[in-house]
């Protein structure tokens, strides 16, 4: 890196540092940034996907707590692109992004 399977309208910020550009790419829109964004750090969190406990069950599921491994912690993956739909609204796909598992 690849493939497979699942999830993506919810939820979760302060503080120092740096200093310009950021929001995955293309391309059109819209945000966010010197009131200092992105990113990095620490601290706090959310979340419940492994793993662990409890619950319940013949078992599988259901619930629940979560301190270990992982992610997240602005806008719906920020919206649009392709199908479907006269438009629209709607839904579906891809892509992406995270987990788990194989390689």
């Nucleotide at each position: 890196g690849a493939u497979u399977u699942a999830u993506a309208a919810a939820g979760a910020a302060g503080a120092g540092g740096c200093g310009a550009g950021a929001g995955a790419a293309u391309a059109g829109g819209c945000u966010c940034g010197a009131u200092g964004a992105c990113c990095c750090u620490c601290u706090g969190g959310c979340a419940a996907c492994c793993a662990u406990c409890c619950u319940u069950u013949a078992g599988u599921c259901u619930g629940g707590a979560a301190a270990g491994g992982u992610g997240c912690c602005a806008a719906g993956u920020c919206c649009u692109a392709c199908c479907c739909u006269u438009a629209g609204c709607g839904g579906g796909a891809a892509c992406u992004a995270u987990a788990a598992a194989u390689u």
Source information:
This is a predicted structure of a 103-nucleotide RNA (SAM riboswitch aptamer (S box leader)) from Algoriphagus lacus. It was read from a public genome assembly, where an Rfam model found it. The coordinates come from a structure-prediction model, not an experiment, and the mean pLDDT is 81. Rfam family: SAM riboswitch aptamer (S box leader). Gene Ontology term of the family: regulation of gene expression. Lineage of the source: Bacteria > Pseudomonadati > Cytophagia > Cyclobacteriaceae > Algoriphagus.